[in-house]
């Protein structure tokens, strides 16, 4: 400088052919238990990394920027 890859709940991470974003774990609130822990039941949590194009309709397509992470030189 050039290429490829990743950004989505507190953490790890799914999301199909463009159609109202989802699981575990952790947190909470209540059962059970002498107490904790475990186990059960539920319950809240997101501008989908910034901007911008298509489009009725974008986590998804293009565009261009930031951060990582491989690589080539």
């Nucleotide at each position: 400088u050039c290429c490829u890859g990743a950004a989505u709940a507190g953490c790890u991470c799914a999301g199909u052919c463009g159609g109202u974003a989802g699981a575990g774990c952790a947190a909470c609130u209540g059962g059970c238990u002498g107490u904790u822990a475990a186990c059960c039941a539920g319950u809240g949590g997101g501008u989908c990394g910034g901007g911008g194009u298509u489009u009725c309709g974008a986590g998804u397509c293009c565009c261009u920027c930031u951060u990582c992470a491989g690589g080539a030189g």

Model confidence (mean pLDDT): 80 of 100. Transfer RNA from a Candidatus Rifleibacteriota bacterium, 73 nucleotides, folded computationally. It matches the Rfam family "tRNA". The family's RNA type in Rfam is transfer RNA. Taxonomically the source falls in Candidatus Rifleibacteriota (Bacteria, Bacteria candidate phyla).